[in-house]
Molecule: Purine riboswitch aptamer
Organism: Lysinibacillus sphaericus
RNA sequence: AAGGAAAACAAUUAAAUCCCUCAUAUAUGCUAGAGAAUUGGCUCUAGUGUCUCUACCCGGCACCGUAAAUGCUGGACUAUGCGGGAAAGCAACUUUUGG
Repeated sequence: AAGGAAAACAAUUAAAUCCCUCAUAUAUGCUAGAGAAUUGGCUCUAGUGUCUCUACCCGGCACCGUAAAUGCUGGACUAUGCGGGAAAGCAACUUUUGG
């Protein structure tokens, strides 16, 4: 130095990082104020909740029956940690060259 570490086709030209399970946190929750809708069930703001940054919503169903109030259910993101995978890298080993 080469092999180890295969080849072909198509798309792409972006990055050395990406993905997954599980656990913990938070219950995607709670408390208020203002406004809005009812062919709907939301909007804005503040607080609280985490040894915690961020987030605090979406769908379906029920229920309400023109009134002001939702309920149930399924689904995440984020933070930290264990483990696994992909990718990348390294090495054993083999061969060759030089000293």